A computed fold for a 102-nucleotide RNA from Sporomusa termitida, annotated as Purine riboswitch aptamer. The sequence is in RNAcentral, with records from Rfam. Its Rfam family is "Purine riboswitch aptamer". A reference for the family is Mandal et al. (2003), "Riboswitches Control Fundamental Biochemical Pathways in Bacillus subtilis and Other Bacteria", Cell.

């Protein structure tokens, strides 16, 4: 100095995991039917629509309007789910650095 082997050690891709964040979808939306309440009320159930889309389609609040009838209007705040990108964290293998023994 090289090879094999063992121990220890350095760094560490991709994929995956968790959290945060941004975009897209959807407007937590509208339609229809049945039943129901009536100013201390304005609700309940179901169906299908909406997304190159699985799921969800609610909760709380504000202001009107309807003079007892069968019909509600506008607005505020708060998500979940699917998917794509980014960041962080932990862990860790292929691989890799050095040292030591035989």
């Nucleotide at each position: 100095u090289g090879a094999a082997u063992a121990a220890u050690u350095u760094a560490a891709a991709a994929a995956g995991a968790u959290u945060c964040u941004u975009g897209u979808a959807u407007a937590u939306u509208a339609u229809u039917g049945a039943c129901g309440a009536u100013a201390g009320g304005g609700g309940u159930c179901a169906a299908g629509a909406g997304u190159u889309u699985c799921u969800a389609c609610c909760a709380g609040g504000u202001u009107g309007c309807c003079g007892u009838a069968a019909a509600u209007a506008a607005c505020c705040u708060g998500a979940c789910u699917a998917u794509a990108g980014g960041a962080a964290u932990a862990g860790g293998u292929a691989u890799u650095u050095g040292u030591u023994g035989u």
Model confidence (mean pLDDT): 79 of 100.